Model confidence (mean pLDDT): 76 of 100. The RNA shown here (SAM riboswitch aptamer (S box leader)) has 109 nucleotides and comes from a Bacteroidota bacterium. The sequence was found by an Rfam model in a public genome assembly. Of the family's consensus pairs, 97% are formed in the model.
[in-house]
RNA sequence: UGCUUAUAGAGAAAGACGGAGGGAUUAGACCCUGCGAAGUCUUAGCAACCUGUGCUUACAAGGUGCUACGUUCUACUUAUCCGCUAUAAAAGGAUAGGAAAGAUAAGCG
Numbered sequence: 001u002g003c004u005u006a007u008a009g010a011g012a013a014a015g016a017c018g019g020a021g022g023g024a025u026u027a028g029a030c031c032c033u034g035c036g037a038a039g040u041c042u043u044a045g046c047a048a049c050c051u052g053u054g055c056u057u058a059c060a061a062g063g064u065g066c067u068a069c070g071u072u073c074u075a076c077u078u079a080u081c082c083g084c085u086a087u088a089a090a091a092g093g094a095u096a097g098g099a100a101a102g103a104u105a106a107g108c109g
Stems, first nucleotide, its partner, number of pairs: 001109007013043005021032003026075004044067003048064003051060003071101001076098007
C1' cells in the first nucleotide's frame, strides 16, 4: 500500500514538553481550542477484534487499537411527506433506509 470479511451501542485521562490549530479528505455548516489545538514522551485506564481461562452472559490485558462531542451533519441514491402549483413538474426542505468514502480488527497478497 491493495483485496476480502466483520463491526461501529457502550467504555476509558492525568502530567511534562510543545505553541496554533483540530474534529480523515473536498465544499458548506456546526463544534472544540491561549482556561493551551495538533504532535511527542511518561504514567494510568478502556476492552472492539485477535489471544488465553471459563464455557452462552464473565474474567485477564499478551498483540493491534482506543481514552472531547457521534464515523458531528449535509453532499450520491431510494421511499414517504412538506412545499410551490393548475391538486402537474422543477427549485427548496423534513424523516427513514441504502450506497460510497473513511476508521478499527482479522485474514490474504